[in-house]
Context: one part of a larger RNA
RNA sequence: GCCUGCGAGUUACGUUACGUAGCGAGGUUAAGGAAUAGAAGUUCCGGAGCCGAAGGGAAACCGAGUCUUAAUAGGGCGAAUAGUUGCGUGACGUAGACCCGAAGCCAAGGUGAUCUAGUCAUGAGCAGGUUGAAGCAGGGGUAAAACCCUGUGGAGGACCGAACAGUAAUCUGUUAAAAAAGGUAGUGAUGACUUGUGACUCGGAGUGAAAGGCUAAACAAACCUGGAAAUAGCUGGCUCUCCCCGAAAUGCCUUUAGGGACAGCCUCAUACAAAAUUAGCGGAGGUAAAGCACUGGAUGAGCUAGGGGGCGUCACUGCCUACCGACCUCAAUCAAACUCUGAAUGCCGCUAAUCAACGUAUGGGAGUGAGACUGCGUGCGACAAGGUUCGUAGUCGAAAGGGAAACAGCCCAGACCAACAACUAAGGUCCCGAAAUACCGCUAAGUGUGAAAUGAAGUGUAGAUGCAAAGACAGCCAGGAGGUUGGCUCAGAAGCAGCCAUUCCUUAAAAGAGUGCGUAAUAGCUCACUGGUCGAGCAUCUGUGCGCAGAUAAUGUAACGGGGCUAAGCGGUAUACCGAAGUUUUGGACCUGAUACGUAAGUAUCAGAUGGUAGGGGAGCAUUCCUUAAGUUGAUGAAGUAGGACCCGUGAGGGCUUAUGGAGAUAUAGGAAGAGAGAAUGCAGGU
Numbered sequence: 001g002c003c004u005g006c007g008a009g010u011u012a013c014g015u016u017a018c019g020u021a022g023c024g025a026g027g028u029u030a031a032g033g034a035a036u037a038g039a040a041g042u043u044c045c046g047g048a049g050c051c052g053a054a055g056g057g058a059a060a061c062c063g064a065g066u067c068u069u070a071a072u073a074g075g076g077c078g079a080a081u082a083g084u085u086g087c088g089u090g091a092c093g094u095a096g097a098c099c100c101g102a103a104g105c106c107a108a109g110g111u112g113a114u115c116u117a118g119u120c121a122u123g124a125g126c127a128g129g130u131u132g133a134a135g136c137a138g139g140g141g142u143a144a145a146a147c148c149c150u151g152u153g154g155a156g157g158a159c160c161g162a163a164c165a166g167u168a169a170u171c172u173g174u175u176a177a178a179a180a181a182g183g184u185a186g187u188g189a190u191g192a193c194u195u196g197u198g199a200c201u202c203g204g205a206g207u208g209a210a211a212g213g214c215u216a217a218a219c220a221a222a223c224c225u226g227g228a229a230a231u232a233g234c235u236g237g238c239u240c241u242c243c244c245c246g247a248a249a250u251g252c253c254u255u256u257a258g259g260g261a262c263a264g265c266c267u268c269a270u271a272c273a274a275a276a277u278u279a280g281c282g283g284a285g286g287u288a289a290a291g292c293a294c295u296g297g298a299u300g301a302g303c304u305a306g307g308g309g310g311c312g313u314c315a316c317u318g319c320c321u322a323c324c325g326a327c328c329u330c331a332a333u334c335a336a337a338c339u340c341u342g343a344a345u346g347c348c349g350c351u352a353a354u355c356a357a358c359g360u361a362u363g364g365g366a367g368u369g370a371g372a373c374u375g376c377g378u379g380c381g382a383c384a385a386g387g388u389u390c391g392u393a394g395u396c397g398a399a400a401g402g403g404a405a406a407c408a409g410c411c412c413a414g415a416c417c418a419a420c421a422a423c424u425a426a427g428g429u430c431c432c433g434a435a436a437u438a439c440c441g442c443u444a445a446g447u448g449u450g451a452a453a454u455g456a457a458g459u460g461u462a463g464a465u466g467c468a469a470a471g472a473c474a475g476c477c478a479g480g481a482g483g484u485u486g487g488c489u490c491a492g493a494a495g496c497a498g499c500c501a502u503u504c505c506u507u508a509a510a511a512g513a514g515u516g517c518g519u520a521a522u523a524g525c526u527c528a529c530u531g532g533u534c535g536a537g538c539a540u541c542u543g544u545g546c547g548c549a550g551a552u553a554a555u556g557u558a559a560c561g562g563g564g565c566u567a568a569g570c571g572g573u574a575u576a577c578c579g580a581a582g583u584u585u586u587g588g589a590c591c592u593g594a595u596a597c598g599u600a601a602g603u604a605u606c607a608g609a610u611g612g613u614a615g616g617g618g619a620g621c622a623u624u625c626c627u628u629a630a631g632u633u634g635a636u637g638a639a640g641u642a643g644g645a646c647c648c649g650u651g652a653g654g655g656c657u658u659a660u661g662g663a664g665a666u667a668u669a670g671g672a673a674g675a676g677a678g679a680a681u682g683c684a685g686g687u
Base pairs, nucleotide, nucleotide: 001687002686003685004684005683006682011095012094013093014092015091016090017089018088019087020086021085022084023083026051027050028049032045033044034043035042036041055062056061065077066076067075068074098237099236101234105227106226107225109224110223111222117201118200119199120198121197122196123195124194125193126191128160129159130158131156135152136151137150138149139148140147164188165187169184170183171182172181203219205215206214207213240620241619242618243617244616245615250263251262253260254259264368265367266365267364268363269362270361271360272359276354277353278352279351280350281349282348283347289341290339291338295335296334297333299331300330301329302328306324307323308321309320310319311318371396372395373394374393375392376391377390379388380387401412402411403410416588417587418586419585421584422583423582427578428577429576430563431562432561436575437574438573439572440571441570442569448565454549455548458546459545460544461543462542463541464540465539466538467537475533476532477531478530479529481506482505483504486500487499488498512527516525517524589610591608592607593606594605595604596603597602621676623673624672625671626670627669631666632665633664640660641659642658643657644656646655647654648653
């Protein structure tokens, strides 16, 4: 892991609602007792007690009323009757209260110092080598000592280093050889040393050269047993079927935030009579937009009070100003906390039409109170986020089907069942892969099949302005001169370093006191400008369609789903087709309502419904036991086990049959539960 078995809303008492039965202004007995063969039971006594039939007031008290009060006013609570006792079911309360699960707490309960910590008693152990304290002896030395030398001697938490003890640097080991070891290299090794045996001290206690260490592989309070089924707002698990309805992830409060109470939303029952949509009409309002009339912000111009600076004066009055500038005027603006204005929607009401499954109230039962994304309107954030907070609509949640390659939240569309029938939606129609053709344009980039600022004689289209047959634009041929080297400056300055200038005049078809290159300065080349040649459009600008560049990422094309496509791309027109669990067709099931028939059960017709998590409601199947049952069935073969392509039922399931098995099984109608397993790192056994 698998298989088999076991495995979770129970029971008692009380309360409440519903169902049902009895009696009914009443209902009911409890303990106990009697009868019966009887302690199982049944029947009969037993009215104590309880609930109800009267309430109001704090109470006295009054009473269909009463309290408040000065009140006969007003108001509050009542009255105008239905209860009660069993049984069943739902829920709640008290109990372990659906099951399993802590870490922990306590015990005037116990067991542990064979591990380990410390201590006591009594034993044991420490190869070998080194150093050489005190003391002593001899010699020297001294007045005597001190002191010195040489021997002797053998001290030391002395030295080196085995046994032994110990450390933990590193390697190995880490489902190990080992629940702490092995290898290598270090440390102590006569001591506060190591060790044997026996003994003592323990659970808020011991012991501790102190690490919260150790106290039997476990210690910030050991282990065993008990309180004990501790508690767990937490996690996990909770067993048959079909039918009807079907949520929430919000508000307020909460030592509250992953939990609750009340409300909201769901369901069931009862009662009542409304609800929704659309149209018309009538209302309230201050959002979007807009505006500047208020409140504020911000810009320019004009005007000017005031200020700064300068001048002036004995002082005052003054004068000037290319500075600043309120108010006012004009122009043009901005605003969630501005409004002279002001929608669309939405909201409220009335009337009408449509409409079965809507609404309201009371009562029983809930679940939810972590929401997610998308579109639109705001705040926060960075006009970031698959961000976050609200509002609003949708989907998911709790929704399958088709499309978007794949893809909870996007688009289409809401699955009762069956069909080898049809029509459509979104989306598609070259092949993968169901289905397409015709026409008019655009694109040349494989754009399509990823992206911005910005850039560009890409190309289509619509325009504007100017030039042009009196010849434009481009090219080619020719000219492009003279006064003059303008003046100044300067070494030089001659069109072309620089400065100045009403930059002029002449000849001309035209030619600047010069557009650039060039020279030291000249020279030279060129341009503007003009003529010729050529012969038809040219130049500039604006809007718009489709393209181009900008364009760089990590395994491999990899930014159409692939092939591939010049349409099989993009825009437009037309007509087809494909395409879903949508719609239709045919048959069937079930539910609700209406109508008809029927005493009723029910039957028929018509209309509609039947996705579903949490959850509410309804109807059933199966298992064990009891009554029915001294019945039925069974050796002409019960239960059980194994098989069946057969029959019945929507299903849980029920029959029939074959084989095995070898002695019980049990209809129907009822009753009672140890009453249904795939999950709980479930429990036990097997493998």
This is a predicted structure of a 687-nucleotide part of an RNA (large-subunit ribosomal RNA, domain II) from a Treponemataceae bacterium. Its Rfam family is "Bacterial large subunit ribosomal RNA". NCBI's taxonomy places the organism under Bacteria, Pseudomonadati, Spirochaetota, Spirochaetia, Treponemataceae. The RNAcentral record of the full RNA draws on ENA. Model confidence (mean pLDDT): 85 of 100.